[in-house]
RNA sequence: GCAGUGAUCCGGAUGACCGCCGCGCGACGGGUGGCCCGCAAGGGCCAUCCCACCGGGGAGGAAAGUCCGAACUCCAGAGGGCAGUGCGCCGGGUAACACCCGGGUGGGGCGACCCAACGGACAGUGGCACAGAAAACAUACCGCCUUCCGUCGCUCGCCCGGGUCACACCGGGUGAGCGGAGGGGGGUAAGGGUGAAAAGGUGCGGUAAGAGCGCACCGCGCGCCUGGUAACAGGCGUGGCAGGCAAAACCCCGCACGGAGCAAGACCAAAUAGGGGCGCGCUGGCUUCGGCCAAUCGAACGGCCCGUUCGAUCGACGUGUCCGGGUAGGUCGCUGGAGCCCGCCAGUAAUGGCGGGCCUAGAGGAAUGGUCAUCCCGCCGGAGCCGGUCGGCCGCAAGGCCGCCGGCGACGGUGGACAGAAUUCGGCUUACAGGGUCACUGCGGCC
RNA sequence: GCCGGUGUAGCUCAGUGGUUAGAGCAUGCGGCUCAUAUCCGCAGUGUCCGGGGUUCGAAUCCCUGCACCGGCACCA
Numbered sequence: 001g002c003a004g005u006g007a008u009c010c011g012g013a014u015g016a017c018c019g020c021c022g023c024g025c026g027a028c029g030g031g032u033g034g035c036c037c038g039c040a041a042g043g044g045c046c047a048u049c050c051c052a053c054c055g056g057g058g059a060g061g062a063a064a065g066u067c068c069g070a071a072c073u074c075c076a077g078a079g080g081g082c083a084g085u086g087c088g089c090c091g092g093g094u095a096a097c098a099c100c101c102g103g104g105u106g107g108g109g110c111g112a113c114c115c116a117a118c119g120g121a122c123a124g125u126g127g128c129a130c131a132g133a134a135a136a137c138a139u140a141c142c143g144c145c146u147u148c149c150g151u152c153g154c155u156c157g158c159c160c161g162g163g164u165c166a167c168a169c170c171g172g173g174u175g176a177g178c179g180g181a182g183g184g185g186g187g188u189a190a191g192g193g194u195g196a197a198a199a200g201g202u203g204c205g206g207u208a209a210g211a212g213c214g215c216a217c218c219g220c221g222c223g224c225c226u227g228g229u230a231a232c233a234g235g236c237g238u239g240g241c242a243g244g245c246a247a248a249a250c251c252c253c254g255c256a257c258g259g260a261g262c263a264a265g266a267c268c269a270a271a272u273a274g275g276g277g278c279g280c281g282c283u284g285g286c287u288u289c290g291g292c293c294a295a296u297c298g299a300a301c302g303g304c305c306c307g308u309u310c311g312a313u314c315g316a317c318g319u320g321u322c323c324g325g326g327u328a329g330g331u332c333g334c335u336g337g338a339g340c341c342c343g344c345c346a347g348u349a350a351u352g353g354c355g356g357g358c359c360u361a362g363a364g365g366a367a368u369g370g371u372c373a374u375c376c377c378g379c380c381g382g383a384g385c386c387g388g389u390c391g392g393c394c395g396c397a398a399g400g401c402c403g404c405c406g407g408c409g410a411c412g413g414u415g416g417a418c419a420g421a422a423u424u425c426g427g428c429u430u431a432c433a434g435g436g437u438c439a440c441u442g443c444g445g446c447c
Numbered sequence: 448g449c450c451g452g453u454g455u456a457g458c459u460c461a462g463u464g465g466u467u468a469g470a471g472c473a474u475g476c477g478g479c480u481c482a483u484a485u486c487c488g489c490a491g492u493g494u495c496c497g498g499g500g501u502u503c504g505a506a507u508c509c510c511u512g513c514a515c516c517g518g519c520a521c522c523a
Stems, first nucleotide, its partner, number of pairs: 001443010012375007020058002023055002029050009060418001064429002067427005072261004084257005089103005104118001105116004119252002124250002127245002141192002143188007151180012200218006219241001220239008265332004275323007282315001283294004295313007339358008376416006384408005390403005448519007457472004465503001474490005496512005
């Protein structure tokens, strides 16, 4: 210098002008209520509400997604279980967690380092398309080996016939051996072939051919020893070898979990309607006590009155007053908290303890903004300046000119992300222009 | 704000982890008819919402993001 790894911080600054939302103080003025003065009009004092100016405060690292865990509140609940959901190597941290830290194992990278839903497939049920003999209590398509059967060919021996003087030679039969193709039985799982996946791998021996059949190394299971809190690692011995994949299929094992969510929930409480208590109102006569007559109220007929009929007249009535629930509305919940910053101590770390300092949005569908100037940062253009062990030309040389490469750069243009608190915390995940710091790795160059 | 659900062709929907994802309607072409409709035949059509993982294999199972939809307090 180039390429990269991990951790962490910031994520615009200053000023001017114009705005927005709470809080505090609350002048002048106004509203409401009470008391006092006054015959009255009116006036004074007090309390409370509105309110100008002023003072002070006002988004994030993710406020987001609402994916986990809690606080808090209400409901349910003797205790326990089932179902359901989640988690799952080991140890630690924490209020808790599916989070974090450290370690183990496996995988990736030359490396710094990174990744992992990482219990159980001999508890059981089911699945593995197509292809393939077989997809799981193993099996046998091709192949390899062996045996039997009949058959064909070759070689050799023997016998018979022909032939020859005798051989040679020719034909037939028979026996043995070798070989070819075919069929039946048996052995085998080395090799081929299928598939994503085929019952340990490599090598030597062995065998009719083969095979953990035997042996060595590797892998695996079991036992013991050593180290470690443990996961696990190492060593020794032993067994020829259990057994495919998949549990992000059902499931089994272990652990955890009651449900709902601030629109939870609590308090104050208008008008209207409705509920309850109490008070008041709501007849006279006759009677053999069954009722009858009149009056009042209500209903039906009817446009209305009269009238007629029916029902009621101490209760399903009217009215006044009080009480409680509760709607609109208001108040609380609501922000001082598993809080933030600094230092020391314990711990590898997460984290914990101690000491000191600080107060930092809490509102209603909901404010925290805009413009301009200067600065900062990135990108583009760029006069000019500097460097080169580079190339070309001129020059005896010093050097000069042109081009190329790299750096700085007045000035101009342009851009500054993702996003917006709503009960509160701890995490996770996702989005994010650009910049800074620290530690480390690989390669190249120079000293 | 707090909860719950859905996403497959132009539209409405199917789709026990297995070949190349289907159906109806719609669209286009051809036939029938003098012509239109009906009817018959044929055809095209997919980022299975995006990304990642599990698996030999994913529309389907798991994680994560995006878009859309629905519900809510109290009382009689």